[in-house]
Molecule: c-di-GMP-I riboswitch aptamer
Organism: soil metagenome
């Protein structure tokens, strides 16, 4: 970053797996993208099976709901590192 060439990947939506969920994969699809390759290293967004603690529950269990603290996920949220096609201006 061309009204260029060769391609590339692939939104929602749909099936089937998987996860406790945010999601993930695989097919199909095609909204779009000059790194929508790849890397959770900063922001941010989202999850919450479990843990601890507080309310409500007559007690106690369950069950919801809010705090914490840990763990997870999203690279098509932004930055960043990294690697690659082509070579007009």
């Nucleotide at each position: 970053g061309a009204c260029a060439a060769a391609g590339g990947c692939a939104a929602a939506c749909u099936a089937u797996c998987u996860g406790a969920g945010a999601g993930g994969a695989u097919a199909g699809g095609g909204c779009g993208c000059a790194a929508a390759g790849c890397c959770a290293c900063u922001g941010g967004u989202c999850c919450a099976c479990g843990c601890g603690g507080c309310a409500u529950g007559a007690a106690a269990c369950a069950a919801u709901g809010c705090c914490g603290a840990u763990g997870g996920a999203c690279a098509g949220c932004a930055g960043g590192g990294u690697u690659c096609c082509c070579g007009a201006a």